[in-house]
RNA sequence: UUUUUAUCCAGAGAGGUGGAGGGACCGACCCGUUGAAACCUCAGCAACCGCCACGCAUGGGAGCAUCGUGUGGAAGUGGUGCUAAUUUCGGCAGAGUGCGAGUCCUCUUUUUAAGAGGGCAAACUUCUGAGAGAUGAGAA
Repeated sequence: UUUUUAUCCAGAGAGGUGGAGGGACCGACCCGUUGAAACCUCAGCAACCGCCACGCAUGGGAGCAUCGUGUGGAAGUGGUGCUAAUUUCGGCAGAGUGCGAGUCCUCUUUUUAAGAGGGCAAACUUCUGAGAGAUGAGAA
C1' cells in the first nucleotide's frame, strides 16, 4: 500500500510548549485567542489482539493439542487505539409515516375572484441497506 473481517447511538482530561486552525472529503452546522492543529508530561476510557478461568467442536487411548469457537474475569507500560457533538448531520438507493409549499379537476356563487369537495405532490421527517471513512485483527 492492497485485501478480508469485526465494531462504530456507550465511555473517558488536566498541565506545559505552541500560536490558527479543526471536526477525513463536498454541502450544512458546530468547536476554536475564555486559545485550534501538532509535540511533551501525567491521568483516564475500554473495542480488538494478548493473559487467566470455565465450557463447546475437532483430533487423540489418555495427558494434551488447535494461530477453531463461546462466556466470564483481571490488568492496562502486554500491543495498538481512543478521551465535543450518533462516524456531528446529510451526500447513493429503497420503503413508508406524518406534515405539506405548489399544482390539477369538479361543483356552487355575489365570476380580474371566492367557497366546498376530490386527486397529484417538492421539501422536511422515520427506518433499512449501500458507498465512503475510522480503529483493531488476519493475509499478500
The prediction has a mean pLDDT of 77. The RNA shown here (SAM riboswitch aptamer (S box leader)) has 140 nucleotides and comes from an Anaerolineae bacterium. The RNAcentral record of the sequence draws on Ribocentre. The model forms 97% of the base pairs in the Rfam consensus. The source organism's lineage runs through Bacteria, Bacillati, Chloroflexota and Anaerolineae.